[in-house]
RNA sequence: AUCAGUUAAAGGCAAACCAUUUGAAAAAUUGGGACGCAAAAUCACAGAUCUAAAGCUAAAGGCUAAGAUGGCUGGAUUGUCUGA
Numbered sequence: 001a002u003c004a005g006u007u008a009a010a011g012g013c014a015a016a017c018c019a020u021u022u023g024a025a026a027a028a029u030u031g032g033g034a035c036g037c038a039a040a041a042u043c044a045c046a047g048a049u050c051u052a053a054a055g056c057u058a059a060a061g062g063c064u065a066a067g068a069u070g071g072c073u074g075g076a077u078u079g080u081c082u083g084a
Stems, first nucleotide, its partner, number of pairs: 002084004012037002017032003021028002035071001041077003045074003048069003055063003
């Protein structure tokens, strides 16, 4: 440097759910909690999905991301342990 992740060790993260705060919502923060994770680390670049306040509209509705999801996939960057 490259490849692989069956077992082991050191440590790490933390789904659902509950409380809390923020938000129009999706969702996020903090605390508890563990379903899982070798990138469940970082980046919304491509696709996908969610929401639709403002705006537009033919207006009980519909469209739309400048809002979100990296624990949906790809890509980029960095990185632990073990083995070859």

The prediction has a mean pLDDT of 83. A computed fold for an 84-nucleotide RNA from Oceanobacillus zhaokaii, annotated as c-di-GMP-I riboswitch aptamer. RNAcentral holds the sequence, with entries from Rfam. It matches the Rfam family "c-di-GMP-I riboswitch aptamer". Its family is annotated with cyclic-di-GMP binding in the Gene Ontology.